[in-house]
């Protein structure tokens, strides 16, 4: 350098035939319980879906370029 895959919450990931409210588990936080802690239960919060453009009535999803990571070939 060519080709392929991946990038979504602090972490691990789902969502891949575009349809409208962006989710799960864990962690952290608050409350309940407990003499206290842990465990358990409940709750709220946390996201410009890697970046920028494009297509579309509508994009996490499709297209282009770039950035980062991994694999493979030379």
């Nucleotide at each position: 350098g060519g080709c392929c895959c991946c990038g979504u919450a602090g972490c691990u990931c789902a969502g891949g035939u575009g349809g409208a409210u962006a989710g799960a588990g864990c962690a952290a936080c608050a409350g309940c319980c407990u003499u206290c802690u842990a465990a358990g239960c409940u709750g709220a919060a946390g996201g410009u879906c890697g970046a920028a453009g494009g297509u579309u009535c509508g994009a996490g999803u499709c297209c282009u370029u770039c950035c980062g990571g991994g694999g493979u070939c030379g």